[in-house]
Context: one part of a larger RNA
RNA sequence: GACGAACGCUGGCGGCGCGCCUAACACAUGCAAGUCGAGCGGGGGUAUAUGAGAAGUAAUUUCUAAUAUACUCUAGCGGCGGACGGGUGAGUAACGCGUGAGCAACCUACCUUUUACAGGGGGAUAACGUUCCGAAAGGGACCCUAAUACCGCAUAAGACCACAACGCCCCAUGGCGAAGAGGUAAAAGGAGAAAUCCGGUAAAAGAUGGGCUCGCGUCUGAUUAGAUAGUUGGUGAGGUAAAGGCUCACCAAGUCAACGAUCGGUAGCCGACCUGAGAGGGUGAACGGCCACAUUGGAACUGAGACACGGUCCAGACUCCUACGGGAGGCAGCAGUGGGGAAUAUUGGGCAAUGGGGGAAACCCUGACCCAGCGACGCCGCGUGAAGGAAGACGGCCUUCGGGUUGUAAACUUCUGUUCUUGGUGAAGAGGGAAAGACGGUAACCAAGGAGGAAGCCCCGGCUAACUACGUGCCAGCAGCCGCGGUAAUACGUAGGGGGCGAGCGUUGUCC
Repeated sequence: GACGAACGCUGGCGGCGCGCCUAACACAUGCAAGUCGAGCGGGGGUAUAUGAGAAGUAAUUUCUAAUAUACUCUAGCGGCGGACGGGUGAGUAACGCGUGAGCAACCUACCUUUUACAGGGGGAUAACGUUCCGAAAGGGACCCUAAUACCGCAUAAGACCACAACGCCCCAUGGCGAAGAGGUAAAAGGAGAAAUCCGGUAAAAGAUGGGCUCGCGUCUGAUUAGAUAGUUGGUGAGGUAAAGGCUCACCAAGUCAACGAUCGGUAGCCGACCUGAGAGGGUGAACGGCCACAUUGGAACUGAGACACGGUCCAGACUCCUACGGGAGGCAGCAGUGGGGAAUAUUGGGCAAUGGGGGAAACCCUGACCCAGCGACGCCGCGUGAAGGAAGACGGCCUUCGGGUUGUAAACUUCUGUUCUUGGUGAAGAGGGAAAGACGGUAACCAAGGAGGAAGCCCCGGCUAACUACGUGCCAGCAGCCGCGGUAAUACGUAGGGGGCGAGCGUUGUCC
């Protein structure tokens, strides 16, 4: 000098930041991922109209079935999204990260550009209905039905597959183009009166995002010296989007290591941050990039993308429900609780802005985010009054008893209004024509009131700025180092005075 700090004493305001460093301990409760009815068939509600029947002597009075139209809600099927965003740092010494290259070995939903196409059929199934089992979670049987759900057929290119005259190129395997002939594989509709718009299929290119490989760099221990059998390489096959012992069969016996293999310990890495003149040393909170993880371990499914935090399955531990047969759960999301700890906040408001998902849109969702609350935790700013006022009050302290000092300090006079209180006005943040502001009646401005509500902490032997008195008497105590204290202690305690910093001041811890 610095800090995600803590502790002690003290504490007026504002702005901007930051706030479980410990138990990746366990979690009550609420919320954190939905959306589309303009994909689909149902079901419900409301309104209007028509209307059969019933009640009523009748009255257009009431009720109910049915149909149509409009509006609306939606469990289910279907689509897109739940792989983003948010959290944490357990693991990891590794192509994990950083940096620089490579892929003639790769993928990429949505988006953009371009080209072409969308003909004609089929069989189911959930919902619904009937019914059964179960305490529940949930499940079974039968019947019916729709689609942008599913499946054949047609069409078919410069796509793919196996041929192929030929041409061009290179970086080893090779890459690109191509006449010709053969084979394979598409599609879905919706809204609207229509125009048209939104979608669908195939292909090419782009953009974006990823995957893989390599050079170099990346803590510590030799009181760890040898390690290794899919191990190292080859051939073939399988697998993958893709090269590859990635996997498998066979063959060979290699491969790494004193330039530190292997083993052990520790640790997420970086941009950066702290310090320092620099070189360097230390750190990896917040913010940004990458990685890893989601109760522990394992696994795949779906999908453009996951081996998936708020998906599935299995196993373990734990917790809960139970009718004892069986079930349910996963805060390292935001709040919050217990526990641990020296120690770290509200079970708040809003989608107004920015951004994200869905939707044609209106809009819905969004604990991302924007705000507010709490905390002097940090940085910065402001205030706690200003001017005048005595040869200098009172009181305190000291005294050589003369006086000195506190001290222009106070009183007193004249002012000011930053803050404060009250009242009034009242934003920007909202873009492109309208609407829309949580913050917030906030900031700011105006007026009134009134010095009124706002100063402490540490130190005073030397280092080190600042000294006397009393008490104590190697006691009580102080102390960062040297050291003070045993009867005049500037070093302990108190007082007066003084010094330093100031809404803080000291102490402790850690780094330079």